Context: one part of a larger RNA
RNA sequence: CUGGGCGUAAAGGGCGUGUAGGCGGCUGACCCAGUCGGGUGUGAAAGCCCUCGGCUCAACCGAGGAACUGCAUUCGAUACUGGUCGGCUAGAGUCCGGGAGGGGGUAGCGGAAUUCCCAGUGUAGCGGUGAAAUGCGUAGAUAUUGGGAAGAACACCGGUGGCGAAGGCGGCCAACUGGCUCGCUACUGACGCUGAGGCGCGAAAGCGUGGGGAGCAAACAGGAUUAGAUACCCUGGUAGUCCACGCCCUAAACGUUGCGAACUAGGUGUUGGUCGGAUUGACCCGAUCAGUGCCGCAGCUAACGCAUUAAGUUCGCCGCCUGGGGACUACGGCCGCAAGGUUAAAACUC
Numbered sequence: 001c002u003g004g005g006c007g008u009a010a011a012g013g014g015c016g017u018g019u020a021g022g023c024g025g026c027u028g029a030c031c032c033a034g035u036c037g038g039g040u041g042u043g044a045a046a047g048c049c050c051u052c053g054g055c056u057c058a059a060c061c062g063a064g065g066a067a068c069u070g071c072a073u074u075c076g077a078u079a080c081u082g083g084u085c086g087g088c089u090a091g092a093g094u095c096c097g098g099g100a101g102g103g104g105g106u107a108g109c110g111g112a113a114u115u116c117c118c119a120g121u122g123u124a125g126c127g128g129u130g131a132a133a134u135g136c137g138u139a140g141a142u143a144u145u146g147g148g149a150a151g152a153a154c155a156c157c158g159g160u161g162g163c164g165a166a167g168g169c170g171g172c173c174a175a176c177u178g179g180c181u182c183g184c185u186a187c188u189g190a191c192g193c194u195g196a197g198g199c200g201c202g203a204a205a206g207c208g209u210g211g212g213g214a215g216c217a218a219a220c221a222g223g224a225u226u227a228g229a230u231a232c233c234c235u236g237g238u239a240g241u242c243c244a245c246g247c248c249c250u251a252a253a254c255g256u257u258g259c260g261a262a263c264u265a266g267g268u269g270u271u272g273g274u275c276g277g278a279u280u281g282a283c284c285c286g287a288u289c290a291g292u293g294c295c296g297c298a299g300c301u302a303a304c305g306c307a308u309u310a311a312g313u314u315c316g317c318c319g320c321c322u323g324g325g326g327a328c329u330a331c332g333g334c335c336g337c338a339a340g341g342u343u344a345a346a347a348c349u350c
C1' cells in the first nucleotide's frame, strides 16, 4: 500500500462544536479540466515475445516484426464528474401558532429524619451481635415531652415514564436561559453531510486557596472472629463527602453497537402532539408525526442474538484493529502544582 474487519473473539474516539479536506438534490445553457476516440512526434540500443536465418544441434549470434500499456501535441465527442451563469423546491433552514419536559445556571422558601444543646418526666440499664465484647450510663443514659441550633439529602408521586450531545438531571416557587416536537400556510433557495487538527464540555476520586461539617466514612484506634485476620462483623473516627473560585481529564465514560441519509412484513405496550369518529366522561375507536419498550418475518450472524431505535440492503465521511506476554510500560515530546494524563516502542519470550 492492498485486503479483511470493529455488539460479545483484537478493534467506535467519553461527548459536542467546527477549520482544512472528502462527499453532495432536480433542471437549462455554455466551457471541455477530468473522461473517451482518432492523427502526429517521441518512447536509444540490447533484452523479453513472434518469424526467418548462421555455427552439425543447442547455448550463443545475425536480420525483420511486434511490443514498449507512457509522455507531449493536435483534431474531435460531451453522457457522467468538474467549472461558469441561470432556474427550481422534494434536502436544509426561517417566520407564525400550539405543546411536553428531574435540560442548564441564579436567588429564595418548606417539611420529615439524623446529630448536638437546654429544660421537664423517669430509673437502671442502653447499645450492639451468629454469640459477644470494646463503647455509652447513677456526674442520671436509653425511652418520652417541650424548646433551640446545624448541615446534608429531598420519602410518597416515581413509571423498561421524561429531559439532555455525553457526563448527567428529581421537594416547592420566581425571574433568566438552551434544545426538542406538532400544526398550518408563507418565506430563503442546496445555504447540505461528515469532520484530521483546533476549541469547549466531561461521573467519581484527587489537588490548591478560603469557608462549612449533621449523617456517612478511606486512613487510623479499639473489640470480636481466626491457626493467623494488617479483612469480612461491632464500637469509635480523620481526610473526604457540602459551598465558592481555580486545577485534574480518567472510567465497565457501556447499547461494550461513531455520525448522517435512503430503502426493506408485521403484532403489542407506553410518552408527547395533531386530525377524524363516537360521546355523560379524565373513557373508547381509528389515522398520522416525534420519542421510548417488548415480541417477531425476510435477511444477517461463528453462535448467542440483531431484526423500521438493525447487528438487514446500500451510499458519504471520520475513528480504530492486525497473535499472547513484555506493555494502558520505557525513552522522548506535549500537558499538569502534584498525583499523574496523553502520544507510544524495542530487546527478549511463547
Base pairs, nucleotide, nucleotide: 003322004321005320006319007304008303012318014201015200016199017198021194022193023192025088026087027086028085029084030083031082033081034080035077036076037075038074039073040072041071042070049065050064051063052062053061054060091191092188093187094186096183097182098181099180103177104176106174108172109171110154114150115149116148117147118146119145120144121143125136126135162169163168206247207246208245209244210243211242215241216240220236221235222234223233258317259316260315261314262313263312266295267294268293269292270291271290272289273288274287275286276285277284299306300305323350324349325348332343333342334341335340
Predicted 3D model of a 350-nucleotide part of an RNA (small-subunit ribosomal RNA, central domain) from an uncultured prokaryote. The RNAcentral record of the full RNA draws on ENA.